[in-house]
Context: one part of a larger RNA
Molecule: large-subunit ribosomal RNA, domain IV
Organism: Phytoactinopolyspora halotolerans
C1' cells in the first nucleotide's frame, strides 16, 4: 500500500453524472388494500399484527354401544362415550433475540417510449432497435404469382383467391384533412415520333461496244449496254416516349406581402402575388425549440433536469402514421418513504498479497 470480507459514535445522499455499490425488505398466517382500468387487473397495492416451548378450555370430523322403522339388508334414519385428527382460546416457562442459522421482493408517486410474451450486435451496444397479433394497400384463375436452376424439375402446393406471393403500418380508442403539377404505376387508342426488316426511286465504280485524236501503246479524251458492285430517297411498320384520363394506408408535397376594430394590443375582416394545392383534427420549448435556463405556475432553503400551462411550432401533423391508452418493461427520466461508511471523515477487525528481515 492493494484485494476480499466483517463492524462502526453522531448525521443520514450532504457523495456522485447518477444512491453507482452497500444497506435494508425477504418465509408463513390473519386483518387490510388507493387511483385508474380493456372490469382481466392493479395487488403480495400500500400499511399493520402474529409466529419458540408447556399447558389445553371450545368447537368441529370421525366414531362402537344404544333406540326408532320397515321393503328383513354387508337397509335407512337418530344417538353419539371412548380413541384419533383438526382448530387452538386461557394461563404459564426460557433467551437480547422464537420465519432465532442458511435460504428468502425495498416500496411510493409523476412523466417519456415500446401495447404486451418474445428477438437482437457469439467477443465492448438488450434498447425507444426486430418481431408480433391487428389494419391497408397491389400482385395471382391454378401448368397461379413469386422463388431456385442453363436445361429437365422443384418449392410454392398434394395448397385455390377466408388462399398464396409482395409493400407499408403495428394490440385497443378515438381518428387518418387537401393536393396527381413532377416521379411511378394502371387504362386508353385517334394522332406525332420511332429500329431491324420490306422497298427500291436517284447517284456512283468497274467495262465490252462506239467516236475523236495519236508518238501505234490494253495510249489520250469523250459516250457507256449487260453483269458484279458501292450508297440509297419516297413509302411500309411494333412495343415504348409524347399525348389523354386515372390513381397518395404509391414516391411524395401541404406558401407570401400590405393593411384593417372608439385606450393600446391584437386582427374576426380587406386587397394583392404566386401555387398541383397551401398544414385539417390532434398534439406542441416536445427523444422534435436554435435564440433558450423562454415566460408563468408546482415542487425545492436554494432547481440549465423534472412536472402542469402559454403558443412566437428556427425546423410536429395524421399507416414514412396523429393523439390518447389499463396491463407490461434488467428501458428512459424526476421526486418520496425507508435504509444504510456513498459521504461529512475516517477508525479498528479478519483472511489473502505486494513490501521488509530471515
Nucleotide at each position: 500500500c492493494c484485494g476480499u470480507g466483517g463492524u462502526u459514535a453522531a448525521g443520514g445522499a450532504a457523495c456522485u453524472c447518477g444512491g453507482c455499490a452497500a444497506a435494508a425488505u425477504g418465509c408463513c398466517c390473519c386483518c387490510g388494500u388507493a387511483a385508474c382500468u380493456u372490469u382481466g387487473g392493479g395487488a403480495g397495492a400500500a400499511g399493520g399484527g402474529g409466529g419458540g416451548c408447556c399447558u389445553g378450555a371450545u368447537a368441529c370430523g370421525u366414531g362402537a354401544a344404544c333406540c326408532a322403522c320397515c321393503u328383513u339388508g354387508c337397509g335407512u334414519g337418530g344417538g353419539g362415550a371412548a380413541g384419533c385428527g383438526u382448530u387452538g382460546a386461557u394461563g404459564g416457562c426460557c433467551g437480547c433475540a422464537g420465519a432465532g442459522a442458511c435460504c428468502a421482493g425495498g416500496g411510493g408517486a409523476g412523466a417519456g417510449c415500446g401495447a404486451c410474451u418474445g428477438u437482437u450486435u457469439a467477443u465492448u451496444a438488450a434498447a425507444a432497435a426486430c418481431a408480433c397479433a391487428g389494419g391497408u394497400c397491389c400482385g395471382u384463375g391454378c401448368g397461379a404469382a413469386g422463388a431456385a436452376g442453363c436445361a429437365a424439375u422443384u418449392c410454392g402446393a398434394u395448397g385455390u383467391a377466408u388462399a398464396c406471393g409482395g409493400a407499408c403500418u403495428g394490440a385497443c380508442g378515438c381518428c387518418u384533412g387537401c393536393c396527381c403539377g413532377g416521379u411511378g404505376c394502371u387504362g386508353g387508342a385517334a394522332c406525332g415520333u420511332u429500329a431491324a426488316g420490306g422497298g427500291g426511286a436517284c447517284c456512283g465504280g468497274u467495262u465490252a461496244a462506239c467516236c475523236a485524236c495519236u508518238u501505234u501503246g490494253u495510249g489520250u479524251g469523250g459516250u457507256g449496254a449487260a453483269g458484279c458492285u458501292g450508297a440509297g430517297a419516297a413509302c411500309u411498320u411494333a412495343a415504348g416516349c409524347g399525348c389523354c384520363a386515372g390513381u397518395a394506408a404509391a414516391c411524395g408535397g401541404c406558401g407570401g406581402u400590405g393593411g384593417u376594430a372608439a385606450c393600446u394590443a391584437u386582427a374576426a375582416c380587406c386587397a394583392u402575388c404566386c401555387u398541383a394545392a397551401g398544414g385539417u383534427a390532434g398534439c406542441g420549448a416536445a427523444a422534435u425549440u436554435c435564440c433558450u435556463u423562454g415566460u408563468c405556475g408546482g415542487g425545492u432553503a436554494a432547481g440549465u433536469u423534472c412536472c402542469g400551462a402559454c403558443c412566437u411550432g428556427c425546423a410536429c401533423g395524421a399507416a414514412u402514421g396523429g393523439c390518447g391508452u389499463a396491463a407490461c418493461g434488467a428501458c428512459u427520466u424526476u421526486c418520496c418513504c425507508a435504509c444504510u461508511g456513498u459521504c461529512u471523515c475516517a477508525a479498528c477487525c479478519a483472511c489473502g498479497g505486494a513490501c521488509u528481515c530471515g